[in-house]
RNA sequence: CCAGUUGGCUGGGCAGCCGCGCUUUGCAAAUGCCGAAAGGCUGUGAGGUGAGGAAAGUCCGGGCUCCACGGAAAUACGGCGCCGGAUAACAUCCGGCGGGGGCGACCCCAGGGAAAGUGCCACAGAAAAUAUUCCACCCGGUUUACCGGGUAAGGGUGAAAAGGUGGGGUAAGAGCCCACCGCGGAUCCGGCAACGGAAACGGCAUGGCAAACCCCGCCGGGAGCAAGACCGAAUAGGGAUGACACGUAUGCUUCGGCAUGCAGGGCCGUUUCCGGCCUCGUCAUCCGGGUGGGUUGCGUGAGGCGGCGUGCGAGCGUCGUCCCAGAUGAAUGGCUGCCACGUUCCGGGCGACCGGAGCCAUACAGAACCCGGCUUACAGGCCAACUGGCGUU
RNA sequence: GGGCGUGUAGCUCAGCGGGAGAGCACUUCGUUCACACCGAAGGGGUCACAGGUUCGAUCCCUGUCACGCCCACCA
Numbered sequence: 001c002c003a004g005u006u007g008g009c010u011g012g013g014c015a016g017c018c019g020c021g022c023u024u025u026g027c028a029a030a031u032g033c034c035g036a037a038a039g040g041c042u043g044u045g046a047g048g049u050g051a052g053g054a055a056a057g058u059c060c061g062g063g064c065u066c067c068a069c070g071g072a073a074a075u076a077c078g079g080c081g082c083c084g085g086a087u088a089a090c091a092u093c094c095g096g097c098g099g100g101g102g103c104g105a106c107c108c109c110a111g112g113g114a115a116a117g118u119g120c121c122a123c124a125g126a127a128a129a130u131a132u133u134c135c136a137c138c139c140g141g142u143u144u145a146c147c148g149g150g151u152a153a154g155g156g157u158g159a160a161a162a163g164g165u166g167g168g169g170u171a172a173g174a175g176c177c178c179a180c181c182g183c184g185g186a187u188c189c190g191g192c193a194a195c196g197g198a199a200a201c202g203g204c205a206u207g208g209c210a211a212a213c214c215c216c217g218c219c220g221g222g223a224g225c226a227a228g229a230c231c232g233a234a235u236a237g238g239g240a241u242g243a244c245a246c247g248u249a250u251g252c253u254u255c256g257g258c259a260u261g262c263a264g265g266g267c268c269g270u271u272u273c274c275g276g277c278c279u280c281g282u283c284a285u286c287c288g289g290g291u292g293g294g295u296u297g298c299g300u301g302a303g304g305c306g307g308c309g310u311g312c313g314a315g316c317g318u319c320g321u322c323c324c325a326g327a328u329g330a331a332u333g334g335c336u337g338c339c340a341c342g343u344u345c346c347g348g349g350c351g352a353c354c355g356g357a358g359c360c361a362u363a364c365a366g367a368a369c370c371c372g373g374c375u376u377a378c379a380g381g382c383c384a385a386c387u388g389g390c391g392u393u
Numbered sequence: 394g395g396g397c398g399u400g401u402a403g404c405u406c407a408g409c410g411g412g413a414g415a416g417c418a419c420u421u422c423g424u425u426c427a428c429a430c431c432g433a434a435g436g437g438g439u440c441a442c443a444g445g446u447u448c449g450a451u452c453c454c455u456g457u458c459a460c461g462c463c464c465a466c467c468a
C1' cells in the first nucleotide's frame, strides 16, 4: 500500500432571526375569563429542559395494575433444550465443549433422546428396514431354454442400500480370518461439567426424519395504561340471566308484584336524645340507552456519569456526583450565512496533493406507562485490535 | 397505543411434506341468419417476499411486507 476480520464511537458544527411543548420564578390583572359542571387558564420578563440507536417490528423476558385463586402438586395446552456461569427474568449475554466453513484473523449451528413406542421415506429400484436375489458370479441337475441351491464381493436404482480400505481365504463369496480406520459398552487418567485422552476387549449389534406425533428435564394463572382509580354531564334511571345477601306489619292485586309505615344502612344538624334528607340490596355478563368531558396513573429509575476494588468475561461491590422529554389532531421546528464532509468542472503538479468555481443539504426514521434484550432499516464518517499478500529498511 | 387474523389463476375459494387445483371469467372451434344458452378444446401461477429444517416445502420454523377485524367512558 492492497484485500479482509472483529469490536466500539458518531449520526453534522457555529452564529443570527422567527417559532413550539413542559417547567421554575418575578411583575401585571380581575372573587376575572372559558366551561353545563368537574375542571382549566392570560400577558410579559428572566431561567431550566426538550427524541433514538434503532423511539420501529411487537418477537421474547420483567416491573406495575386489575381479575381469578386456601396451599402445593399433577393432567391438558404452550414454550425452551450441549455444559458451567451472569441476571429481577429471558429464547438474552459471557466463558468453555462438540460439529461445520475459511490459507488465516474469524464466522455459523432450534446442539437432549431414533436401543420406550407409533408414523413417514414420493418416483426409481429386487429390496426403504422382521431385510432382500433384478442383472451378475459359483455349484449341481438338465442341456442354447429352464429348474434347485450358494453368494451381497461386482453392476444398476436412489437423497439414502445393512461398517470402509487392503490382504488372506474360498467352488464363488462373505468380519469368515487378519492389519489400519470407524463404531460400541465397560476400565483408568484429566476436567465442577459438557467432553477429551489412553491401552486392552468386542466381529459390528437394529439407516434418515423429533422446525412428525412423542419420551425426558425445566418454565408458564389470565388480561393489558384504551390496564386501573376518582369526578362531572346525560339517559328508559329500562330489560333478561346468574351469584351472594334476603326483618316485619297493613292495604290493593290480573297472584307476577305494587304502595305506605316501622326496623336496618348512609349523610347533615359539634356529641347522646331527637329531627331532616337519601336508600329500598350489591355484584357480574348480555341486550337496549346516554356521552364523546376532566383529573390521576405519569416518571427517582433493575437511572445516567466518574473513580476505586474484584472477576478471563458477562458482571458484581463500594464511593462521589447529577436530576435529564412528558405531549393527547399529539411540542422538540423553519429561514439565512460561514465552516466541515461529499460530488462535478477548470487550472497547476510526475505524484501524494494544492488553488478556484458550481451543486447538494443529508441516511434510517420520530417518544406516548416504564425497563432488559432480540430482530429489522440506515447516506456516510472516525477509532482500536488482528489476519493474508506485496514492497522498502 | 394494545390485541388478533389473512395473503394460492382476473374474482371467490379448496389443497395429508412428493402431480399446483375447482367454480365463475378469458380465448378458439362447433351449433345459429346473428347473439345468448349448450358442447368440445385450450391458455393463464414469483403459492406475498427472503432465509432455514428436510432427499424434497403452498404446507413445518424464523424474519420482512401488505391488507382486514376488535378495544373508550357512564348509569
Base pairs, nucleotide, nucleotide: 001389002388003387004386005385006384007383008382009381010380012339013338014337015336016335017334018333020050021049022048023047024046025045026044027043028042032041033040034039052364056375057374059373060372061371062370063369064224065223066222067221077220078219079218080217081216082096083095084094085093086092097111098109099108100107101106112215113214117213118212119209120208121207133152134155135154136151137150138149139148140147141146163181164180165179166178167177168176182204183202184201187198188197189196190195228296229295230294231293238287239286240285241284242283243282244281247262248261249260250259251258252257264279265278266277267276268275269274289467290466291465303322304321305320306319307318308317309316310315342359343358344357345356346355347354348353394464395463396462397461398460399459400458403417404416405415406414411448419435420434421433422432423431441457442456443455444454445453
This is a predicted complex of two RNAs, RNase P RNA and transfer RNA, with 468 nucleotides together. The prediction has a mean pLDDT of 78. Rfam match: Bacterial RNase P class A. By type it is a ribozyme.